Model confidence (mean pLDDT): 84 of 100. A computed fold for a 479-nucleotide part of an RNA from a metagenome, annotated as small-subunit ribosomal RNA, 3' major domain. Rfam family: Bacterial small subunit ribosomal RNA. The full RNA is in RNAcentral, with records from SILVA.
Context: one part of a larger RNA
């Protein structure tokens, strides 16, 4: 100088406290260890592994595992020799692969019918070589994650210490901030902090179709139509906010009001992660250095496997009901995505879905709302909750649903009656709830994940105590 303290001052975070609403208890979904397998590929292990890589394992992916194969090789470049290149059909075989067989002489360039030469493709032969999701993330790049969006981590000259270093950066206010004032052997600058960026909320100018309808007119009563250019939007560009204005304290920075305003003291909310910590995660995204295999640890193919199950553990979804289940009527959103698509009206079918095909490359068309609400019914029960499980019949997707797809209907109808010790989120359009979209993707195991609206709450006395972090200090047998 650091670290550390069940030292000590001060200060902050949903840290506790105050409140809400889970997990812990069933079932089921998913992921994990453990076990089991021929193989159940690898990788990820407190926080910061365990709905994670994986935004989609039937086959393909797939890296595993058995069995059939291949050896300049599935893929890249060079050389030589042949061949247009591509194509039709049969036969072995599980494919891969081998075997036969038809059609076919093409592109450019030179140019005298006709030949040569070139790009490209294939097939052969030879050797340099290719391949490797083999190993090492404790050789490495690049990326990420955490502390932590915490307020810190540093120089340059000058001082001051024999030095290691101090000091700036500490005090004394303030502040979300090392944000700013005053003060001071320091003056100053640099990464960071805000701002600069985007999205929402007010307001104006522009524009007015695909979107809109105030007023006038028609109407098949549908912004349908003429027709408006107000509103609403919708998208470009501005303008608004700055403690700027008043009162109070204060030397100032500023705090506390209060006015005006859509909005106020950082309006809200992203994106933005300092020096560095942790030999922190990736050699299996990609790149790479050494090391290891080269008739295999390279390469194809079938099938099986990642989906296994005395069993523990994590995150979820669904309930246990009356603020609820059922049955009928009926309102209102946003944000997206569609042409090997996205499908209306119709028609069939209880129903998945079928048939059909209107529009629409989408402000035009379509995929498309739910709780909420009105009334009816149920009466406290393992029930008209609950929906595992398990039989039958079917729908679609795909070469194919057995191992292993979603989904329908009929039937079954388990376990749950609010979950021990413990423990998690969350302070406002939040939490709980109630739908919707999208990536991925033939299907899909999506309760996942990332987005989007609609309903919408309760509480924070305060910092003693628990967890973390920050600043000053003080201890110390630790560097």
């Nucleotide at each position: 100088a650091g670290a550390c303290g069940g030292g000590g001052a001060c200060c902050c975070g949903c840290a506790c406290a105050a409140g809400c609403g889970g997990u812990g208890g069933a079932g089921c979904a998913u992921g994990u260890g453990g076990u089991u397998u021929a193989a159940u590929u690898c990788g990820a292990c407190u926080a910061u592994a365990c709905g994670c890589g994986a935004a989609g394992a039937a086959c393909c992916u797939u890296a595993c595992c058995u069995g059939g194969u291949c050896u300049u090789g599935a893929c890249a470049u060079a050389g030589a020799a042949a061949g247009a290149a591509c194509u039709u059909u049969c036969c072995a075989g599980a494919g891969a692969u081998g075997g036969a067989u038809u059609g076919g002489u093409g592109c450019c360039u030179g140019c005298u019918u006709g030949c040569a030469g070139g790009a490209g493709c294939u097939u052969u032969c030879a050797u340099a070589c290719a391949g490797g999701u083999g190993c090492u993330g404790c050789a490495c790049g690049g990326c990420u994650g955490u502390c932590g969006u915490c307020a810190g981590c540093u120089c340059g000259u000058g001082u001051c210490g024999u030095g290691a270093g101090a000091u700036g950066u500490u005090g004394g206010g303030u502040u979300a901030a090392g944000u700013c004032c005053c003060g001071c052997a320091a003056c100053g600058a640099g990464c960071g902090c805000a701002a600069c960026c985007c999205u929402c909320g007010u307001c104006g100018u522009u524009a007015g179709u695909u979107g809109c309808u105030a007023a006038c007119a028609g109407u098949u009563c549908g912004g349908c139509u003429g027709a408006g250019a107000a509103c609403u939007c919708u998208a470009a560009c501005g303008a608004g906010a700055c403690u700027g204005c008043c009162u109070a304290c204060g030397c100032a920075a500023g705090u506390a009001g209060g006015a005006g305003g859509a909005a106020g003291g950082u309006g809200a909310g992203g994106a933005c992660g300092a020096c560095g910590u942790c030999a922190a995660g990736u050699c299996a995204u990609c790149a790479u250095g050494g090391c290891c295999c080269u008739u295999a640890c390279g390469a194809c193919c079938a099938g099986g496997g990642c989906u296994a199950c005395a069993c523990a553990c994590g995150u979820g979804c669904u309930a246990c009901a009356a603020u609820g289940g059922g049955g009928u009527a009926u309102a209102c959103a946003a944000a997206g995505a569609g042409c090997a698509g996205c499908g209306a009206u119709a028609c069939g079918g209880u129903g998945a879905c079928g048939u059909g095909g209107a529009g629409c490359g989408a402000a035009u068309c379509u995929c498309a709302a739910a709780a909420a609400u009105g009334c009816c019914u149920c009466c406290c029960a393992a029930u008209u909750c609950g929906g595992a499980u398990a039989g039958u019949a079917g729908u679609c997707u795909g070469c194919a649903a057995c191992u292993c797809g979603a989904c329908u209907a009929c039937u079954u109808g388990a376990a749950g009656u609010u979950g021990g010790a413990a423990u998690c989120g969350c302070u406002a359009g939040u939490a709980a709830u109630c739908g919707u979209a999208g990536a991925u993707c033939a299907g899909c195991u999506a309760u996942g994940c990332u987005a989007c609206g609609g309903u919408g709450a309760a509480u924070a006395c305060g910092u003693u105590c628990c967890c973390g972090g920050g600043u000053c200090u003080u201890g110390u047998a630790c560097u």